[in-house]
Context: one part of a larger RNA
Parts: sequence; C1' cells; structure tokens
RNA sequence: AGACGGGGACUCGCACAAGCGGUGGAUUAUGUGGCUCAAUUCGUCGAUAAACGAAGAACCUUACCAAGGUUAGAAAUCCAGCUGCAUCCGACCUGAAAGGGACGGAGCCUUCGAGGGUGCUGGACAGGUGAUGCAUGGUCGUCGUCAGUUCGUGGUUUGAACUGUUCCCUUCAGUGGGGUAACGAACGCAACCCCCGUUGCCUGUUGCCUAUAUGGCCAGGCGAGACUGCUCCCUCACGGGAGAGGAAGGUGGGGAUGACGCCAGAUCAGCAUGUCCCUCUGAUACCUUGGGCUGCACGCAUAAUACAAUGGUCGGUACAACGGGUUGCAAUGCCGCAAGGCGGAGCCAAUCCCUAUAAAACCGACCCCAGUACGGAUUGAGGUCUGCAACCGACCUCAUGAAGCCGGAAUCGCUAGUAAUCCCGGGUCAGCCAAACCGGGGUGAAUACGUUCUCGAGUCUUGUACU
Repeated sequence: AGACGGGGACUCGCACAAGCGGUGGAUUAUGUGGCUCAAUUCGUCGAUAAACGAAGAACCUUACCAAGGUUAGAAAUCCAGCUGCAUCCGACCUGAAAGGGACGGAGCCUUCGAGGGUGCUGGACAGGUGAUGCAUGGUCGUCGUCAGUUCGUGGUUUGAACUGUUCCCUUCAGUGGGGUAACGAACGCAACCCCCGUUGCCUGUUGCCUAUAUGGCCAGGCGAGACUGCUCCCUCACGGGAGAGGAAGGUGGGGAUGACGCCAGAUCAGCAUGUCCCUCUGAUACCUUGGGCUGCACGCAUAAUACAAUGGUCGGUACAACGGGUUGCAAUGCCGCAAGGCGGAGCCAAUCCCUAUAAAACCGACCCCAGUACGGAUUGAGGUCUGCAACCGACCUCAUGAAGCCGGAAUCGCUAGUAAUCCCGGGUCAGCCAAACCGGGGUGAAUACGUUCUCGAGUCUUGUACU
C1' cells in the first nucleotide's frame, strides 16, 4: 500500500421491510445431468451454465455412428509433359446412392508463330468443426452505469510511499461549493446522440374526416420550450424545501453509451492465428445412403396450461399499435363442419394485401360449487398442408377424457403507465415441434413506517501472526 474482520462511524441499492404476482406440488414443452446406445456430435457448470451457442436437427444442416466409395483429392495457386480435349445429346451394365465400367453422335478459339481455355499424368501442395482459450488476436460476461482510477509539477518522508483524492456542507455522481501544501490535468460522471410527451412555421401524396373550406387529423423537415428562470423559507455559498405559471419541474420518461482493473472467467466450433498432431500405406481429409443429435428408471433448471364463479360456454356488440409482402402478401366470389381447396382483382406498397370482429372489456342467456358445462394430458379413427420423402412435422374434425381442488423446507420478479392481465406483429423459416426470443399496443393496481436485521457496494477510520 492492499486484502480480511461474527471492528467502528456514515451512505446507497426491489438489499431488507410494506405490498402484488409467482417458482418449489400436477400435466406438458424446452434445456441439462445421469443412464443407455453403433452413435445418442461438440462447447458452456455458483453468482457470471442449464428456452445458453441454436433468429428453426425429417434429408440437408451435421461436426457423431454404420455401410459403400475417392486419393493431388469437394474447392485454391503454381510448374513440366501430353492433349480434337472442353461442352452438349442419346442410351447400356452394376449400385441404396455416391461411384465404377463401357457405347454412339455432335464438337474448340486463333493474327497459324506461339498462345488461351479444358482434360489427363507427374510434382510442389491441399484439406482437418483434430489438440492446446494455461501460447494468442478479436469479441463477450461479471463486479457495475458502482463512482471511482490515475498523472505532471510542487511539498513531506531514510525509504516503500504519502499529499493532491483527506475535512465540512451538498449531490444520482471524485456533482458542486467552502476550506486546505498543494496547483493543475486525464480516463470515468454529466452534457453533446436517438425515441416518446407540448407547440410555431414550412411542405402536402399514395394519408383520413367530411364536402363547409384558405380547415382539421396525420406524416415529414426546421425551430421553440425547462434554466432552480420567477415568488416565499433555510443557507456565507453550493444547494435544499414549498408554490406559481406550464404539455412537461428540478436528471421530464426510456434507450445507446460500461473508467483503471478483477475472475490464467467464456469462446481455437463464428472468424483469424503460433505450436503440436493426421494425411499417395488410402486417412482425424472428401462424397454418398441410412441411422443418430428426439433414445428413458431418475435428478435439476426455465417456461406454458390449469386447479375454476372476479369463472366456463353460447350469442350479440365496440376500440389499437408495431411490423411483413414479387420464388411474395393475396380481396371479393364459390366448395368444405373445419384444417383447407378452386380461382385470382389489387399491390414492388401512407395506395393493395396479411388485417378480421384484435383479445381481454361491455350487453344478454345458461351453468350452481361437483373432479363439474372446471381442466385439458393421453389414446383411437378420419382428414388437410408443406416437402423428393412426414416413420420424428404442424394443423383440423369426431370420440376419449388423465393428473390437478392453490402446492413442504425454501425461493424469484416488480416502485407507475410499472407489476398483473389480454391479444397482435416480426426474425429464423419449404414446413415446423415457438408454449421460446425480439418488438407492439389494450386494460391497469397495491405498497414503501423505516434502515435494527439479510445480501451487495462506496468513503473514512481501527486491528492483524495474511500478500
């Protein structure tokens, strides 16, 4: 100087408390451990792994396994030699395909010197999702959006080092002020950036309301606006409290932004890369078919749906926003109980479509507390769609109707348009195991006395046999 303390003082955080809703019990989905297997590819393991890499495993993907095949190779560069050779068409044998073998036809460009392209042979080499994240780059997680981390000169000290950065007030903040052997400065904080909320001006097509329009709504652009500016109280000041005006008030709300560093944290399988290893003996390279990654006594994690009456079923009736669309989105119409089919107007999109009735909400009817008109797993049958292919996909209809009556110890999220609840859209994508993820809007709470305690963090100080 640090680190640590069941040392102290002060301060903060959904850390506790006060509340609301959950998890832990059930079923299912997904991930993971274990077990099994020819293979169940690999990585990730407290916080900081486990709906994670994976924003889509039927084949492909695919890295794994079995079998069949290739060996200068599936793709790349170069050299030498040979080359009517590339390429196209037809058809044969074998085969699961890949591949192997064999046949016929058409058939190079050229300035005719050489050359170009192609194939074959030979040679340099390729190739590796093989190992090492404890050899690395890059990227990322965490402490933590916590308020810290340092430097120059000066000063103090034998020195390590200290001071500055401590102290008082204040702040979300090492934020600001005062004081001060320090004076300044850097990286962080804040601000500058984006979105939302109010409005002035300008511009109106593909935008809506109506025709009453020079209007409103809406969209885009440029501006304005908030600064403790004003009033009162406290204060030396910084600032704090209350109030007015205002769409907004003291950081207006949200995002992006992550200091010096810590964990030899994660990743050689995204990529790059050192070293090592495998490879004309046929592989740890490459191709193909099939299988596996979905396997099931069990443990764990994350979710979805419920256990019902603030509910379920049926009928009626309102109100969104974000997005996507040409190998695409697809109206009206017709057929089908439905999934869907036929057909194809319009739209490269403020135009048309997805998109309709958004759902919860509201109105009316039934159910009457029961394993039920709750719950929907499972199973049987029949279909639809995508795709070469549905065994392992999704969806529809009929039937079947399981566990479950609110969950032990324990444990999680959230302070406001938040929690809770309700639908909608998108990416990936042929289809989809999405109940996941990323966004959007609708309805819309309760509680915070307080900081004793739990956890984490910061500043100063104290002890130490630790570094």
Molecule: small-subunit ribosomal RNA, 3' major domain
Organism: Candidatus Kaiserbacteria bacterium